Record summary: A computed fold for a 1418-nucleotide RNA from an uncultured bacterium, annotated as small-subunit ribosomal RNA.
RNA sequence: AGAGUUUGAUCCUGGCUCAGGAUAAACGCUGGCGGCGUGCCUAACACAUGCAAGUCGAACGUCCUUGCGCAAGCAAGGGAGUGGCGGACGGGUGAGGAACACGUGGGGCAUCUACCUUCGGGUGAGGAAUACCGGCGAGAAAUCGCCGACAAGACCGCAUACGCUCUUUCGCAAGAGAGAGGAAAGCUUCUUUCGUAAGAGAGAGGCGCCAGAAGAGGACCCUGCGUCCGAUUAGUUGGUUGGUGGGGUAACGGCCUACCAAGACGACGAUCGGUAGCUGGUCUGAGAGGACGAUCAGCCACACUGGGAUUGAGAACGGCCCAGACUCCUACGGGGGGCAGCAGUGAGGAAUUUUCGUCAAUGGGGGCAACCCUGAACGAGCAACGCCGCGUGCAGGAAGACGCUUUUCGGAGUGUAAACUGCUUUUCUCGGGGAAGAGAACGGACGGUACCCGAGGAAGAAGCCUCGGCUAACUACGUGCUAGCAGCCGCGGUAAUACGUAGGAGGCGAGCGUUGUCCGGAGUUACUGGGCGUAAAGCGCACGCAGGCGGUGCACCAAGUCUGGAGUGACAGCGCUCGGCUUAACCGAGCAGGGUCUUUGGAAACUGGUGGACUUGAGGGCUUCAGAGGAAUGCGGAACUCCGGGUGGAGUGGUGAAAUGCGUAGAUAUCCGGAAGAACACCAAAGGCGAAGGCAGCAUUCUGGGAAGUACCUGACGCUCAGGUGCGAAAGCCAGGGGAGCGAACGGGAUUAGAUACCCCGGUAGUCCUGGCCGUAAACGAUGACCACUAGACGUUGGGGGUAUCGACCCCCUCAGUGUCGAAGCUAACGCGAGAAGUGGUCCGCCUGGGGAGUACGGUCGCAAGAUUAAAACUCAAAGGAAUUGACGGGGACCCGCACAAGCAGCGGAGCGUGUGGUUUAAUUCGAUGCAACGCGAAGAACCUUACCAAAGCUUGACAUGCUCUUGCACCAGCCGUAAUGGGUUGUCCUCUUCGGAGGCGGGAGCACAGGUGCUGCAUGGCUGUCGUCAGCUCGUGUCGUGAGAUGUUGGGUUCAGUCCCGCAACGAGCGCAACCCCUGUCGGAUGUUAUCAGUCAUCCGAGACCGCCGCGAUGAACGUGGAGGAAGGAGGGGAUGACGUCAAGUCAGCACGGCCCUUACGCUUUGAGCGACACACACGCUACAAUGGUCGGGACAAGGGCAGCGAACCAGCGAUGGGGAGCUAAUCCUGUCAAACCCGGCCUCAGUUCAGAUUGGAGGCUGCAACUCGCCUCCAUGAAGUCGGAGUUGCUAGUAACCGUGGGUCAGCACACCACGGUGAAUACGUUCCCGGGUCUUGUACACACCGCCCGUCACACCACGAAAGUCGGCAACACCUGAAGCCGUCGGGCUAACUCGCGAGAGAGGCAGGCGUCGA
Repeated sequence: AGAGUUUGAUCCUGGCUCAGGAUAAACGCUGGCGGCGUGCCUAACACAUGCAAGUCGAACGUCCUUGCGCAAGCAAGGGAGUGGCGGACGGGUGAGGAACACGUGGGGCAUCUACCUUCGGGUGAGGAAUACCGGCGAGAAAUCGCCGACAAGACCGCAUACGCUCUUUCGCAAGAGAGAGGAAAGCUUCUUUCGUAAGAGAGAGGCGCCAGAAGAGGACCCUGCGUCCGAUUAGUUGGUUGGUGGGGUAACGGCCUACCAAGACGACGAUCGGUAGCUGGUCUGAGAGGACGAUCAGCCACACUGGGAUUGAGAACGGCCCAGACUCCUACGGGGGGCAGCAGUGAGGAAUUUUCGUCAAUGGGGGCAACCCUGAACGAGCAACGCCGCGUGCAGGAAGACGCUUUUCGGAGUGUAAACUGCUUUUCUCGGGGAAGAGAACGGACGGUACCCGAGGAAGAAGCCUCGGCUAACUACGUGCUAGCAGCCGCGGUAAUACGUAGGAGGCGAGCGUUGUCCGGAGUUACUGGGCGUAAAGCGCACGCAGGCGGUGCACCAAGUCUGGAGUGACAGCGCUCGGCUUAACCGAGCAGGGUCUUUGGAAACUGGUGGACUUGAGGGCUUCAGAGGAAUGCGGAACUCCGGGUGGAGUGGUGAAAUGCGUAGAUAUCCGGAAGAACACCAAAGGCGAAGGCAGCAUUCUGGGAAGUACCUGACGCUCAGGUGCGAAAGCCAGGGGAGCGAACGGGAUUAGAUACCCCGGUAGUCCUGGCCGUAAACGAUGACCACUAGACGUUGGGGGUAUCGACCCCCUCAGUGUCGAAGCUAACGCGAGAAGUGGUCCGCCUGGGGAGUACGGUCGCAAGAUUAAAACUCAAAGGAAUUGACGGGGACCCGCACAAGCAGCGGAGCGUGUGGUUUAAUUCGAUGCAACGCGAAGAACCUUACCAAAGCUUGACAUGCUCUUGCACCAGCCGUAAUGGGUUGUCCUCUUCGGAGGCGGGAGCACAGGUGCUGCAUGGCUGUCGUCAGCUCGUGUCGUGAGAUGUUGGGUUCAGUCCCGCAACGAGCGCAACCCCUGUCGGAUGUUAUCAGUCAUCCGAGACCGCCGCGAUGAACGUGGAGGAAGGAGGGGAUGACGUCAAGUCAGCACGGCCCUUACGCUUUGAGCGACACACACGCUACAAUGGUCGGGACAAGGGCAGCGAACCAGCGAUGGGGAGCUAAUCCUGUCAAACCCGGCCUCAGUUCAGAUUGGAGGCUGCAACUCGCCUCCAUGAAGUCGGAGUUGCUAGUAACCGUGGGUCAGCACACCACGGUGAAUACGUUCCCGGGUCUUGUACACACCGCCCGUCACACCACGAAAGUCGGCAACACCUGAAGCCGUCGGGCUAACUCGCGAGAGAGGCAGGCGUCGA
């Protein structure tokens, strides 16, 4: 620091995803040790049990136990009680709270403070009660009542009190004076005196107590600034804001109350809603930021929920009272409780520990002290939860064991890894020693721990994830869109480096992965640091308050700004340095750092403020100018329609074609007259005006804005603008008019599969006017407004100036507007380019992936339609912009082809043949399937072929190679036998030799292996078809472009042709085209055996044709066209030859080949059957339907093949053919006397025939082992359909079509097929509009599997999310009202009442208490 992902490819925009770090974590697999940390994030859910706050006998009385004593009593220990101090600290939690709660900086003359420290002063003399206790009583208990006695540092008066408090006088104040008021408590140690003692007194101390002054620490109050989200929360507020009087508090204050005033807060976000303890800090980040607020530390808040007071210096986790919920006990009458203390339990949850030890240390409470208490704390335990450290050994050891994996079978990998040899002992185990932590003494939970020493032994100690790209790491097998993986892109449909397993490899390592969360990457909210013409994004336009920003000179101020000092910013943390644990983590010390903070000096450029100037910004004046700028009124002509009348007489209208419509009741057409409404031809334009919407006949009135010139006036008066206000096309709405034409809706006619459309005939709203709404548009330049600057060229509108002139006719300069092109620059590109999308400035608006959606809900506006503001759930990995190459278009231009047209002959109908589909079957083997499968593979299925079926048989095999053992046969011939393979029997090896044997050829047994027309043509090679014999397809270098790519190859001509020429940022080149090759047509030469006899034929060699010559197109090139000559003329005719590629085209069954499958069978052999089936359908052919014919007779003219062959003469047969065998390995012989159509003559005379020949019966021939299924031929007999073929469709442009026969290959035999051959021998082409196919250029594209593409909507079913819904339930809040606990306060207080006062007393008084009532009140 980046990467993957949108496309066929490219650039850009843009989202999603990944690599990093972190974690109070959890889960999966695994797990040796130690140190230091951390450990309920969820239910502030409920809690059993134990412990967590007591202590003081030196404040007090009493009781119990023990000891001493005869006793009184004393001493020690203990219980409860009175009293004092402490239970307000320490410990927990984060529910609430958006607030002076917190942070930071200030203030308190408006305050309090126990214990502690310092200072000085005081501590005198009295009184009345009470708990414990005793007696009686109630109750289950908790607990309580009555009576009686008693103590204190408990309680209460009195005395005194400078300083204290209050009042008052003087004083400006500081302060001074006077008056009034208010305190206290004792205990104890030592010494000493008296007393037997108890005890009392004195002295010296100690601890206390009272009033006061000060300090330290603590607490309280006020305040500037900072402190989350929502405007779909915009107005809030009644003690509310302020004042006065009073009350209250430690203290200020509406804190409370009465009265008065009407204020206070808010767009710099009040109020309301949601969320949240705040901070030091933590994590991340280069930083700025963002997220978080566990542990530690500071503050706040809370203690079952809500309310309340009491005590106290201070207030309530382990105090009290009340209400509520929950829970426990109960004798049912009544009571008890509060773990968010430490452990622990249940529950919740993915998830969080021991009911441990000690007060040894640190700290806290009490005490004079000893000491007691302390789940604070210190330690230990559990947990890889985190960080840090260590180990699981080290060295040697093979061209390299075994095993495993893989393999091209050679090997390779695991791998020095192991074994083995030597060594070490951290850790571990055992044994021994043994701390510091505690400053004089005693005292150590941790702990027999850390640490040290010795012994033993490599001994006890490695896993997890990943290996398609991103991203380091690859093979095999299994699986076969299954099972599964996946963070994104995506893998898996039989060869998966992506699934699972194995081997290997990579990464990290006592851990490794996964999941969640945060920051980063993300410049993807852009302050640092983004954008808005077309990607998301400029409000439709203007005016304008607040706000923001603002021209030139001078002076002053110092708010911003810059700079120095002081204060503070707690500790810890982070950074640096040093130090302590063996190191590190961890810990200690020092320094540094940290604020938009406070305060105090200084500077004055800039911003700001104040004052006073200026003129260039802005505005005004004056002189001119153009204009569909706006509003109102009036006028005009053309056209359409309607009405009246005339002429006229059958149609008109409309369309692609028609029909509906109109018309003999007189249309259309035409003429005259009239009416009405709407719009304004030509001028007219790239033109003008306006802010935009928009504005067009002419005239008048009223009115807005603009431009130029001048430099007379004002003197910054300016720019922009959230909210606000106004204007705002069309359609639409309301009311009233108007209505000619046009014309949603609607009706009818057509079209169509349908046609709720396009076309036609009608036609209502509306369009028009007046008034009022609506407020939106692709309201667009898809480009906000204003200012400044930055090359030019050519137009045009309005003005000014110059030159010149008869004249502004031209020409030049300039300002304002409006266009085209273009430099620099910008831009992803397209493009923009002084009217910027360039370079800068100011202000506003807007954007942040696609869909959901400009939708829902809510608000505002509207009569409505609707507008405006504006989400989320859910879902996708894209959506998008510009440009590129193709492909496509019922887009355009140009061109070609038997493509159409013009012709000829057919097919499609019949019968038959062949192929295919389908059906059938034991099998009807398989393949080919639009063109480009279907007389195709097959140039020959009776057996064989043969792959299929049935039956029978063989298992190293019908065939190949090698090895081991054994053997001498095999072949051939003969005989028996089977459906066949086969079985039995008789005869018999070869070569060399050192005689052992070796080799060859065979048989048998066995092992490797053979074999497969089994699958995959979508794993392949090769070959082939097709576009297409179409003219195309590319490359190198250069140039252009960010790039994909372009250029070249496009353009103008021309050609069959990317053929050639010209031009050109291209210049060349390659594969194709053409030519070179073969056949053929003319001539010449040579040679001809078997050709032939006079110019043919065959072979070879050569000539000839090149637009060469002439004319024209044409003035140049390629070229075209006509003519001459010539056998042939513009490629003479034909063939072979098939570019880059397309169709996953065809073929695994021709062959080859990867993988998979079968192995006594999916291999091999044999016999028979099948491939030949037959209701049908299609394709390709043959023969016909007849007279251009049939039949009979006669007569002419070709090219090929032949030794397992062609086969003559001659003989037999009606014939197929048989007998026969000459000749021929072929210009010789045979086919063969060969042809047929043709020509000549006879008959037939238009009919199912003397046409046609299917079918069938009979008789024969040939081939072959064998013609039943299933061959061909001959003869006799039979004589079907068919009388020229619907829609549609095929071939052919000249020696062609058509017609006619002949030969050959295959082959034993079998040809209507195929391949070739010759004979006879036409018709037609105006032309390129249309159909089909193709080529080039161009254009559009949302297609790229490329139009057989892409893609939209409804519906059906299932599911998800959101909205609405009759209702229903719950929560929070506001408002109105009712009830009114405890308690404070107020008031009453007839009941009760020790201290004080009066009184001898009885009693009275003051005061107090219970209780009642009232305000407030959960």
Its Rfam family is "Bacterial small subunit ribosomal RNA".